[in-house]
Molecule: transfer RNA
Organism: bacterium
RNA sequence: UGGGAUGUGGUGAAAUGGCAUCACGCCAGGUUUUGGUCCUGAAGUUUGGGGUUCGAAUCCCUGCAUCCCAG
Numbered sequence: 001u002g003g004g005a006u007g008u009g010g011u012g013a014a015a016u017g018g019c020a021u022c023a024c025g026c027c028a029g030g031u032u033u034u035g036g037u038c039c040u041g042a043a044g045u046u047u048g049g050g051g052u053u054c055g056a057a058u059c060c061c062u063g064c065a066u067c068c069c070a071g
Base pairs, nucleotide, nucleotide: 001070002069003068004067005066006065007064010024011023012022013021018054027041028040029039030038047063048062049061050060051059
């Protein structure tokens, strides 16, 4: 420098263009002499910008970050 892939809560992952979901974690409560286990509940997410569409995590354009390949 060229080509390709990936980007979703704190972490790891789902999601035919149609309510953003699951597991673990964190927090609160219950249970327990305490802790752990178990049960219940809550908070917390689509990499930035623009476009298409009634409707975008998803499609298009353009950036950014990480990784891989070639030189």